Glycine riboswitch aptamer, 83 nucleotides, folded computationally. The coordinates come from a structure-prediction model, not an experiment, and the mean pLDDT is 78.
This record gives sequence, C1' cells and structure tokens, in this order.
RNA sequence: AAGAUGGCUCCGAGAGAGACCGCAUACACGCGGCGCCGAAGGGGAAUGCAAAAACUCUCAGGCAAAAAGAUCGGAGUCGGACG
Repeated sequence: AAGAUGGCUCCGAGAGAGACCGCAUACACGCGGCGCCGAAGGGGAAUGCAAAAACUCUCAGGCAAAAAGAUCGGAGUCGGACG
C1' cells in the first nucleotide's frame, strides 16, 4: 500500500569571498605571488569504544558573468515498509 524512508532525472529558488598583482595572452584557460570563502566532494574530534553534523580543517573546489553549489519546493520514475 490511492505507496513510507531512500535512490535517480528534470524544473524553480539558492549564500560567501580580489573583474587582485606580474608574465604570456583577444577573453577564459596557463605559470608564479599575495589575500580571502565554505553550501560539490573529502578529512577531523572528548577518558575509552562506536556513530555524526549546517561544528571544524581548507586537501579539493570557489572569490564579475557563465558553470558548479549544501539545502528547500514541485513533477516523473525506481523500489516496497517504515517514518
């Protein structure tokens, strides 16, 4: 059960932080430097064991736009009993 939790897809909303400096370069990307953000992902914890977070670290990622984006709402689908 006229379908729970949950997974996937699509649509809508979605914060933070230098359009930084130098080289190269049409821009972006690339290399180097300084300064920052935390809401993809990842890591971490107290006397011991186990298990987390929206806490914490900034490895990754990001700091005009674009892209990404935790989370929330809606629709579809999978699944089949919890919430």